[in-house]
RNA sequence: CUGCGAUAAAGGCAAACCCAGCCAAAGCUGGAGACGCAAAGCCACGGGUCCUCGCUUCCUCCACGACAACCGUCGGAAGGACCCCAAGAUCGCCGGGCUGCCGCU
Numbered sequence: 001c002u003g004c005g006a007u008a009a010a011g012g013c014a015a016a017c018c019c020a021g022c023c024a025a026a027g028c029u030g031g032a033g034a035c036g037c038a039a040a041g042c043c044a045c046g047g048g049u050c051c052u053c054g055c056u057u058c059c060u061c062c063a064c065g066a067c068a069a070c071c072g073u074c075g076g077a078a079g080g081a082c083c084c085c086a087a088g089a090u091c092g093c094c095g096g097g098c099u100g101c102c103g104c105u
Stems, first nucleotide, its partner, number of pairs: 003104003012037002018031005035092001041098003045095003048090003052086001054084001057081004062076001064075004
C1' cells in the first nucleotide's frame, strides 16, 4: 500500500419505545435505553423515500348562484389522489467522494 473481518483485545456508535426542548411537518437536539453497526465517522453529489408549498388533471361531496322540462352543465365552498415543480429532511435506503482503530493478508 492492496484486499478481507475468521479470531482476540482496547474501545466506539446507538434503532424502537419513553421524557424534555425546537420545527408548519418530515425531522432534529439532549436525557434515558439497546435493535443493530467494521465506517451506524464526515459530505445531501446521483438515485430513492418522507414532509410542505405551488400547478395541472381527476375523484368525492355541498349551503348558494346561473342555465336547463328532467338527467345534468357551468361558477363557487370543502375534502382527497396521481404527475410535474420548488424549498426542506434522511448518509441507520442504495450508490459515490473524503477520512479512520485493531487484527489477518
The RNA shown here (c-di-GMP-I riboswitch aptamer) has 105 nucleotides and comes from a Gammaproteobacteria bacterium.